This is a predicted structure of a 349-nucleotide part of an RNA (small-subunit ribosomal RNA, central domain) from a groundwater metagenome. The RNAcentral record of the full RNA draws on SILVA. Its mean pLDDT, the model's own confidence on a scale to 100, is 91.

Context: one part of a larger RNA
RNA sequence: CUGGGCGUAAAGCGUGCGUAGGUGGCCUUACAAGUCAGGCGUGAAAUCCCCGGGCUCAACCUGGGAACUGCGCUUGAUACUGUUUGGCUAGAGUGUGGUAGAGGGUGGCGGAAUUCCGCAUGUAGCGGUGAAAUGCGUAGAGAUGCGGAGGAACACCAGUGGCGAAGGCGGCCACCUGGACCAACACUGACACUGAGGCACGAAAGCGUGGGGAGCAAACAGGAUUAGAUACCCUGGUAGUCCACGCCCUAAACGAUGGGUACUAGCCGUCGGGGAGUUUAUCUUCCUGGUGGCGCAGCUAACGCAUUAAGUACCCCGCCUGGGGAGUACGGUCGCAAGAUUAAAACUC
Numbered sequence: 001c002u003g004g005g006c007g008u009a010a011a012g013c014g015u016g017c018g019u020a021g022g023u024g025g026c027c028u029u030a031c032a033a034g035u036c037a038g039g040c041g042u043g044a045a046a047u048c049c050c051c052g053g054g055c056u057c058a059a060c061c062u063g064g065g066a067a068c069u070g071c072g073c074u075u076g077a078u079a080c081u082g083u084u085u086g087g088c089u090a091g092a093g094u095g096u097g098g099u100a101g102a103g104g105g106u107g108g109c110g111g112a113a114u115u116c117c118g119c120a121u122g123u124a125g126c127g128g129u130g131a132a133a134u135g136c137g138u139a140g141a142g143a144u145g146c147g148g149a150g151g152a153a154c155a156c157c158a159g160u161g162g163c164g165a166a167g168g169c170g171g172c173c174a175c176c177u178g179g180a181c182c183a184a185c186a187c188u189g190a191c192a193c194u195g196a197g198g199c200a201c202g203a204a205a206g207c208g209u210g211g212g213g214a215g216c217a218a219a220c221a222g223g224a225u226u227a228g229a230u231a232c233c234c235u236g237g238u239a240g241u242c243c244a245c246g247c248c249c250u251a252a253a254c255g256a257u258g259g260g261u262a263c264u265a266g267c268c269g270u271c272g273g274g275g276a277g278u279u280u281a282u283c284u285u286c287c288u289g290g291u292g293g294c295g296c297a298g299c300u301a302a303c304g305c306a307u308u309a310a311g312u313a314c315c316c317c318g319c320c321u322g323g324g325g326a327g328u329a330c331g332g333u334c335g336c337a338a339g340a341u342u343a344a345a346a347c348u349c
Base pairs, nucleotide, nucleotide: 003321004320005319006318007303008302012317014201015200016199017198021194022193023192025088026087027086030083031082033081034080035077036076037075038074039073040072041071042070049065050064051063052062053061054060091191092188093187094186095185096184097182098181099180103177104176105175106174107173108172109171110154115149116148117147118146119145120144121143125136126135162169163168206247207246208245209244210243211242215241216240220236221235222234223233258316259315260314261313262312263311266294267293268292269291270290271289272288273287274286275285276284277283278281298305299304322349323348324347331342332341333340334339
């Protein structure tokens, strides 16, 4: 390389947009590049193969044939691929009218609770644990009432629910804004799928500058426990957690399952939309898009998957190739740093 693979054995890029490239619907015209057929030329000799011959045989040598699967030229064929002409609407998209939604951004508002502060009532405890102690409290704590400050998160609704490409998204209101779905018609006329590079987004932690800081809480301190206890438990507590702007770019970024299209038994639920029916109901039924449970064929090493496939096929990309060494070293690129990314070998089993 040809292969065989990628849910759990090694293997799907965290996700999207998209360049080149690869691939591409139905009818029709032309061409004949690919493709196919015939002819001609060439494809040195030797080697290989077949039939003979010569050394006693063989190896070896040697005559003839075949072959040299290729290339060029030429004549022709036109189904398929390609290029081209004209057209089509089933793919894709646009318009009109609706629907649901924690989709995103900005601003504002709200109540519960914790903490702190002030005042009041009031007195000896509070807190904490397996039990304690550190800690707080007669300088009046804890408890209770009223008032105030401030930050963060939004109980119930809440779902086996919804939205988003993924990360993710949950109080209420307004503004700005992306996508999806449904119904009927009209329009464009293949405008499509995938996507090496590239670009953008990307939880938490972390970093820079400036704010903010209630609760929680790495580090740290103390109290316990213990043989010890740099832990688990307790009392405190700083970064951080929050905001703005700029970085970082990782993850069990998981459905451990790349994207697209078509086809292939059913049953039950649930969310969005539409139609029909009637006995107008928490109704029945059909269509459609999502999301769950079960289950046949088929697949699978098994587990299991099973119209949301891990089934049957096709197109495109990514990735794997025994374990360790190692996602490491070196070099490159990126980063303020932390580090990220690309990525070996010796050696060893």